Predicted 3D model of a 72-nucleotide RNA (transfer RNA) from a Nanobdellota archaeon. The organism belongs to Nanobdellota, within Archaea. RNAcentral holds the sequence, with entries from ENA.
RNA sequence: UCCGGAAUAGCUCAGCGGAAGAGCAGUGCACUGUUAAUGCAUUGGUCGUAGGUUCGAUCCCUACUUCCGGAG
Repeated sequence: UCCGGAAUAGCUCAGCGGAAGAGCAGUGCACUGUUAAUGCAUUGGUCGUAGGUUCGAUCCCUACUUCCGGAG
């Protein structure tokens, strides 16, 4: 320098055009002599940044940033 992949909740990851989900973690309650475990409820998101396409974008296109891998 070129090519490919990844970036979504505090963490690990789903979601492939109709507008955001799970597990774990956190909080509250129940249970218990207490803690843990368990059960129920619940909080938490500018979907890496900036543009474009579209009636509508986490999703498609372009550029950039960071990380991983490959070629030279």
It matches the Rfam family "tRNA". About the family: Transfer RNA (tRNA) molecules are approximately 80 nucleotides in length. Gene Ontology term of the family: triplet codon-amino acid adaptor activity.
Model confidence (mean pLDDT): 83 of 100.